[in-house]
RNA sequence: CGGAUAGUAGCUCAAUAGGAAGAGCACAUGCCUGUCAAGCAUGGGGUUGUCGGUUCAAAUCCGACCUGUCCGG
Numbered sequence: 001c002g003g004a005u006a007g008u009a010g011c012u013c014a015a016u017a018g019g020a021a022g023a024g025c026a027c028a029u030g031c032c033u034g035u036c037a038a039g040c041a042u043g044g045g046g047u048u049g050u051c052g053g054u055u056c057a058a059a060u061c062c063g064a065c066c067u068g069u070c071c072g073g
Stems, first nucleotide, its partner, number of pairs: 001072007010025004019056001027043005049065005
């Protein structure tokens, strides 16, 4: 320098021929317990890497850039 691939909640990941973002764990509160843990219930948490474009509508399509990994030179 070129190519491929990934980037969504604190972490690991869903959401597909574009229709308005969810799960598990973690966290908070309550119940339970002599206490903790476990278990049960409820709840908070996201400008979907950044900036633009297309569209009535974009996590999803297009472009550029940033970061990680892999391959090539």
Description: Model confidence (mean pLDDT): 82 of 100. This is a predicted structure of a 73-nucleotide RNA (transfer RNA) from Dysgonomonas sp. 521. NCBI's taxonomy places the organism under Bacteria, Bacteroidota, Bacteroidia, Bacteroidales, Dysgonomonas.